[in-house]
Context: one part of a larger RNA
Molecule: large-subunit ribosomal RNA, domain II
Organism: gamma proteobacterium intracellular symbiont of Calyptogena fausta
RNA sequence: GUCAGCGACUUACUUCUCAGUAGCAAGGUUAACCAAUAGGGGAGCCGUAGGGAAACCGAGUCUUAAAUGGGCGUUUAGUUGCUGGGAGUAGACCCGAAACCGGGUGAUCUAUCCAUGGCCAGGGUGAAGGUUAGGUAAAACUAACUGGAGGCCCGAACCCACUUAUGUUGAAAAAUAAGGGGAUGAGCUGUGGAUAGGGGUGAAAGGCCAAACAAACCCGGAGAUAGCUGGUUCUCUCCGAAAUCUAUUUAGGUAGAGCCUCAUGUAUUACUGUCGGGGGUAGAGCACUGUUAUGGCUAGCGGGUCGUCAAGGCUUAGUAAACCAUUGCAAACUCCGAAUACCGACAAGUAUGAGCAUGGGAGACACACUGCGGGUGCUAACGUCCGUAGUGGAAAGGGAAACAACCCAGACCGUCAGCUAAGGUCCCAAAAUUGUAGUUAAGUGGGAAACGAUGUGAAAAGGCCCAGACAGCCAGAAGGUUGGCUUAGAAGCAGCCAUUCCUUUAAAGAGUGCGUAAUAGCUCACUGGUCGAGUCGGUUUGCGCGGAAGAUUUAACGGGGCUAAAACUACAUACCGAAGCUACGGAUUGCAAUUUAUUGCGAUGGUAGGAGAGCGUUCUGUAAGCCGUUGAAGGUGAACUGCGAGGUUUGCUGGAGGUAUCAGAAGUGCGAAUGCUGAC
Numbered sequence: 001g002u003c004a005g006c007g008a009c010u011u012a013c014u015u016c017u018c019a020g021u022a023g024c025a026a027g028g029u030u031a032a033c034c035a036a037u038a039g040g041g042g043a044g045c046c047g048u049a050g051g052g053a054a055a056c057c058g059a060g061u062c063u064u065a066a067a068u069g070g071g072c073g074u075u076u077a078g079u080u081g082c083u084g085g086g087a088g089u090a091g092a093c094c095c096g097a098a099a100c101c102g103g104g105u106g107a108u109c110u111a112u113c114c115a116u117g118g119c120c121a122g123g124g125u126g127a128a129g130g131u132u133a134g135g136u137a138a139a140a141c142u143a144a145c146u147g148g149a150g151g152c153c154c155g156a157a158c159c160c161a162c163u164u165a166u167g168u169u170g171a172a173a174a175a176u177a178a179g180g181g182g183a184u185g186a187g188c189u190g191u192g193g194a195u196a197g198g199g200g201u202g203a204a205a206g207g208c209c210a211a212a213c214a215a216a217c218c219c220g221g222a223g224a225u226a227g228c229u230g231g232u233u234c235u236c237u238c239c240g241a242a243a244u245c246u247a248u249u250u251a252g253g254u255a256g257a258g259c260c261u262c263a264u265g266u267a268u269u270a271c272u273g274u275c276g277g278g279g280g281u282a283g284a285g286c287a288c289u290g291u292u293a294u295g296g297c298u299a300g301c302g303g304g305u306c307g308u309c310a311a312g313g314c315u316u317a318g319u320a321a322a323c324c325a326u327u328g329c330a331a332a333c334u335c336c337g338a339a340u341a342c343c344g345a346c347a348a349g350u351a352u353g354a355g356c357a358u359g360g361g362a363g364a365c366a367c368a369c370u371g372c373g374g375g376u377g378c379u380a381a382c383g384u385c386c387g388u389a390g391u392g393g394a395a396a397g398g399g400a401a402a403c404a405a406c407c408c409a410g411a412c413c414g415u416c417a418g419c420u421a422a423g424g425u426c427c428c429a430a431a432a433u434u435g436u437a438g439u440u441a442a443g444u445g446g447g448a449a450a451c452g453a454u455g456u457g458a459a460a461a462g463g464c465c466c467a468g469a470c471a472g473c474c475a476g477a478a479g480g481u482u483g484g485c486u487u488a489g490a491a492g493c494a495g496c497c498a499u500u501c502c503u504u505u506a507a508a509g510a511g512u513g514c515g516u517a518a519u520a521g522c523u524c525a526c527u528g529g530u531c532g533a534g535u536c537g538g539u540u541u542g543c544g545c546g547g548a549a550g551a552u553u554u555a556a557c558g559g560g561g562c563u564a565a566a567a568c569u570a571c572a573u574a575c576c577g578a579a580g581c582u583a584c585g586g587a588u589u590g591c592a593a594u595u596u597a598u599u600g601c602g603a604u605g606g607u608a609g610g611a612g613a614g615c616g617u618u619c620u621g622u623a624a625g626c627c628g629u630u631g632a633a634g635g636u637g638a639a640c641u642g643c644g645a646g647g648u649u650u651g652c653u654g655g656a657g658g659u660a661u662c663a664g665a666a667g668u669g670c671g672a673a674u675g676c677u678g679a680c
Stems, first nucleotide, its partner, number of pairs: 001680006011090003015087010027046003033040002050057002060072004093231002096228001100221006111195009120185001122154003125150001129146006158182003162179005197213001199209003234614006244257005259363001260361007268354001269351004273346005283336001284334002289330003293326004300319002302316005367392010397408003412586004417582003423576003426560003432573001434572006445562001451546002455543005462536003472530005478503003483497003509524001513522002587604008615669001617666005625659003634653008
């Protein structure tokens, strides 16, 4: 892991409550016990009267000095069984702690201690002391020899466990190998003994006390407790939530309310319309409260100045209240002010009563995302917190490539029928290579901003223009004059100055640029000719371009592929497309009609949960019945049947029991609990 068996809402009560049902009824009923399913037993309990803290009073009473009042009552139905739903008390649906307490068992492991024994190859070093010699007045002292000390040295046994490797379902629940430390000592060790669980022992690590010790082990209290985790077994039908408020030593628990269900009663409710209300939001505004920009006007302040540096005067680069004009901002501003929403009234229609009340039973009180209105945050987050609507939760189907929450749409069952929604119609892949008019050239479409650009389409204005524009080509572009100044020079063109003027002209600047040392030269403005119809710069707007560098793999259309599209814009007509709608057949159920077994109109997604109806298992009665060796139960196939749990018949196997029907009683249904036992 699989299979088989076992495995979880039970039982009790002089308890409480509700529903159903039965008896009796202003009454109902007995408990123990006697007796024995009869009967007795009325002790007691509930009800028939309440109010008050009570005394007490009583259809009233309490409050109060007293109630015109106010509170609770007075209008009558109960009670005892049985069955079921729930509560309480009990282990109370089942399994599960770590722990706590009591009484015992342990020091054959290990910690320390006591008693009594045992063990430590070999080698080295050479303390004190001693002897001798030297030395001294005597000592001290020196040398040699002797001596054999030491938690001394090296190193086996023995003890330990520092390093590495192996081992890590091991040879081993701590070892092996190679090295390592101690090895006469606070040494190691045998045997016997002592200390015991909030206790021991501890050269102290919370170590050790029989392979798991911050309180051993065994049995008991004991089914400790577990607001926690897991599990909780047959079918069908109807309805169907919540993740909020308030409170909580409360926040993952619980209670009351809201939301679900069932029963009873009542007669409302929702939507739309009309009418009547209050409001201070969005917006707007600046009249208030604040804030703010520019200008004007003008106190004050500052500076300067006159003055005995007194009073005071005069003055103004600055600053500036108030006021005036123009102009902004505000959740805690408002002279104003919607749409919605909310409250009420009325009327009709729609809704198979959706509203309300009382009572029985719950679940739920971790919510998620999306749109809209906001707070917070960075107008960050699949962030967080409110309001509001939807969906998921508890919802399958179609679309969005895939994708709880987005778009469409709510699955009773069947059909090789039809119509549609969202979304689509070149191929993958069902349906238009559909039509009309445009746009785009970027594969834009099929990711992105500020900003940038003779991309291209559209629109409305404007300048110039057949008295000839724009562009090109031909020609002219002069004189006073080299304007004055400056300067080595300055002649249109280094620089400075100037009402930069006048003349001739078709036109020509005291000069647009190049150029020269300065001139010269080229050129432009400006003008004529040639040519012959548009041209020029802005504004608004559609679609494009650049801006554009990333991490597993092209990888920013699902892919192929697509360019008068298979892209985009507008319009149009077809078609495809879902469990939607329709058609046909069937099932269950509600309501309404009647011809009373038919018709009509509806309904039938669903977690927690409520309600209803059933199937099957074991045992008891029915049953001294019925079935069974002409083959029971069980096993294994088949056919038929029921919406289903299941049922009936039958083949083979099996070899002795089984049991209809209607009732009753439960150790009554398994896939899950790291479930338990067994087999493999």